[in-house]
Context: one part of a larger RNA
């Protein structure tokens, strides 16, 4: 000097961090990913207008609300943990045989058909999760043809390969769609350096090493696989055992080194345990699907369901580590044309002195140097201007009260425009929480402890114990005057803290 700290002893405020380090140990509830009606059909409920009818209704249009489906995009981001990995990892510096949805720039294109399907309706299995037959619907689902080039293959003749509408406009123009280039960022793959202990692990290897042909892949390659060869690695430590996510950074030191990887960032890994692939620009996918197993839970015993290493919250281990909070107002993310939903991201608030910082526990006057305490050579000394008293102020808390800003945006409407694009203005209207500051009110009133006094090492007397009882980090005190135990008084140091215990240098 440091520390995600525990552990005693104490405890006023407040900022601005931070807290499950151990069982990657089980897990109750809630909540943590949707959104689009300007793709689509459909059902209930509501409002309106018209037709029928006395009337209730029924039927049609139109608009609005709500429900499942269908199709689109997200859901591979965010957020969590560090269990495996010592090298397929990370950290640098290079390198291409590749991908890339959404965003940006360019250039082109957007024609003509068609069938089904879930919802729905009907009949049915099942305890329940769920599910079956039949009959009909839509669409930016899905299918086929046309057109194709600056695309893709080529033997240079050629060939082959695409679309969708949507919106009270008849849209090249607004939102989309389809092909093509290019970009921005992402991301896959190779390559050099680096990157912990162990030689009481000394040889390791058969898809090994390399080659010739294929197969896979978005792409290289033994990646895979048939032949053929018989290689490759290693003391500059292979192999094999043990420990460990890596980095930026922290900590300390005068550096040089040494320790370390929590909070934040940047990469990886992983999502009960093992293994699979499916969808998709992207996964082999945390809150997706299959299939093995272990646990758990529901059952009508026939058969189901489930994965907090997401936020809180529980139990269990432990020396230890919070609230089953508010709000989308702000940043940012998914959808949306937009309003606008959704967002335990995040932004707040709550809990611990865990951690820095900052304030506060009064000020000024007061000597008869009071009472009491303790010491004493009985004179006095000391506690101590400290107390009491007198006079002051209001920080900070307490109680009301007002509030800058954190707010930027959204937008009826108005104008310019051919517009519903865009630009310009502009009634209105958004804070969950913080809260600077400022008045008011009252009254010293609510607010000091803790370790230590023998050296080291600031700070000492008396008593009481008598190698008892205790003490301690080292030296070492204690066996009758103990400055070193245990109490008083006094002192010395820090102070909302002081010790103390573990770890680092």
């Nucleotide at each position: 000097a440091a520390u995600g700290a525990a552990c005693g002893u104490u405890g006023g405020c407040g900022g601005c961090g931070u807290g499950g380090a151990u069982u990657a140990g089980g897990c109750a509830u809630g909540c943590a990913a949707g959104u689009c009606g300007a793709a689509c059909g459909c059902u209930u409920c509501c409002c309106a207008u018209g037709u029928a009818g006395c009337a209730a209704u029924a039927c049609a249009u139109g608009g609005g609300a709500a429900g499942a489906g269908u199709g689109g995009c997200g859901a591979a981001a965010g957020g969590g943990a560090g269990a495996g990995u010592a090298a397929u990892c990370c950290a640098u510096g290079g390198u291409u045989a590749g991908c890339u949805a959404c965003c940006c720039u360019c250039g082109g294109g957007u024609c003509u058909g068609g069938g089904a399907u879930a919802g729905c309706g009907g009949c049915g299995g099942g305890a329940a999760a769920c599910u079956g037959c039949c009959g009909g619907u839509a669409a930016u689902a899905c299918c086929a043809g046309a057109u194709g080039a600056c695309a893709u293959c080529u033997u240079c003749g050629g060939a082959u390969c695409a679309a969708a509408g949507g919106u009270g406009u008849g849209a090249u123009u607004c939102c989309g769609c389809c092909c093509g280039a290019g970009g921005a960022g992402g991301c896959g793959a190779c390559c050099g350096u680096g990157u912990c202990c162990u030689a009481u692990c000394a040889g390791c290897u058969u898809g090994u090493u390399g080659g010739c042909g294929g197969g896979g892949u978005a792409a290289c390659g033994g990646c895979c696989c048939a032949c053929c060869a018989a290689g490759g690695c290693u003391a500059a430590g292979a192999c094999g055992g043990g420990u460990a996510u890596g980095g930026g950074g922290c900590g300390u030191g005068a550096g040089a080194g040494c320790g370390u990887g929590c909070c934040c960032c940047c990469a990886c890994u992983c999502a009960c345990u093992g293994g699979g692939a499916c969808u998709g620009a992207g996964a082999c996918a945390c809150u997706g699907c299959c299939c093995a197993g272990a646990c758990a839970c529901c059952u009508a015993c026939g058969g189901g369901u489930g994965g907090c290493u997401g936020c809180a919250g529980u139990c269990g281990a432990g020396a230890a580590u919070c609230u089953u909070c508010g709000g989308c107002a702000a940043u940012g993310g998914g959808c949306g044309c937009a309003a606008g939903c959704c967002u335990g991201a995040c932004c707040g608030a709550g809990c611990g002195a865990c951690g820095c910082c900052g304030c506060g526990u009064g000020c000024g006057g007061g000597a008869u140097g009071a009472a009491g305490g303790c010491c004493u050579u009985c004179g006095g000394g000391u506690u101590g201007u400290a107390a009491a008293c007198c006079g002051c102020u209001g920080u900070c808390g307490u109680a009301g009260g007002g509030g800058a800003g954190g707010a930027a945006g959204c937008a009826a409407c108005c104008g310019u425009g051919a517009a519903g694009a865009a630009c310009g203005g502009a009634a209105g209207u958004u804070g969950a929480c913080c809260g600077a500051u400022c008045c008011u009110a009252g009254g010293a009133g609510g607010a000091a402890g803790g370790g230590c006094c023998g050296g080291c090492u600031a700070a000492u007397c008396u008593c009481g114990u008598g190698c008892c009882a205790g003490c301690a980090g080292c030296c070492g005190c204690g066996g009758u005057a103990a400055u070193a135990c245990g109490a008083g008084a006094g002192g010395c140091c820090c102070a909302a803290a002081c010790g103390u215990u573990a770890u680092u240098c």